A computed fold for a 64-nucleotide RNA, annotated as Pistol ribozyme.
[in-house]
RNA sequence: ACUCGUCACAGCGAGUAUAAAGAGGCAUUAGGCUGUGAGCGUUCCCCGUCAUGGGGAGGUUGCA
Numbered sequence: 001a002c003u004c005g006u007c008a009c010a011g012c013g014a015g016u017a018u019a020a021a022g023a024g025g026c027a028u029u030a031g032g033c034u035g036u037g038a039g040c041g042u043u044c045c046c047c048g049u050c051a052u053g054g055g056g057a058g059g060u061u062g063c064a
Base pairs, nucleotide, nucleotide: 001016002015003014004013005012006038007037008036009035010034011033025063026062027061032040043057044056045055046054047053
């Protein structure tokens, strides 16, 4: 400097051309590392197709 942990910015962490992870304080949750926003994924309800799909609701929690 770049890439990655859903996206933007910031943090935390990892790697070096790869895109993963046993890392990211400890646990917990279907809920992805965290904050703010999003609402991609995840959860519930309804509708529809041969199949693909569409709409609504809600959107981890606790302790340090």
Rfam family: Pistol ribozyme. Rfam links the family to the GO term catalytic activity. The literature on the family includes a 2015 paper in Nat Chem Biol by Weinberg et al., "New classes of self-cleaving ribozymes revealed by comparative genomics analysis". Of the family's consensus pairs, 95% are formed in the model.